RNA sequence: GGGCCUAUAGGUAAAUGGUAUACCAUACCCUUCGCAUGGGUGAAUUCCGAGUUCGAUUCUCGGUAGGUCCA
Numbered sequence: 001g002g003g004c005c006u007a008u009a010g011g012u013a014a015a016u017g018g019u020a021u022a023c024c025a026u027a028c029c030c031u032u033c034g035c036a037u038g039g040g041u042g043a044a045u046u047c048c049g050a051g052u053u054c055g056a057u058u059c060u061c062g063g064u065a066g067g068u069c070c071a
Base pairs, nucleotide, nucleotide: 001070002069003068004067005066006065007064010024011023012022013021018054026042027041028040029039030038047063048062049061050060051059
């Protein structure tokens, strides 16, 4: 220098262009004399910019960061 892949909640991952979801973690409540376990409720997320579209996590382009291969 070039090719390819990846970027979603505090962590790990889903989501065929139509309300972004699950588990762990976390907050509150119940259960206990207390702790743990268990049960219930909630908060929290699409790397940045532009484009296409009625509508973009999804498609296109550029950028940033990481990984991998070639030189």

Predicted 3D model of a 71-nucleotide RNA (transfer RNA) from a Patescibacteria group bacterium. Rfam family: tRNA. The family's RNA type in Rfam is transfer RNA. Rfam's curators write: Transfer RNA (tRNA) molecules are approximately 80 nucleotides in length. RNAcentral holds the sequence, with entries from ENA.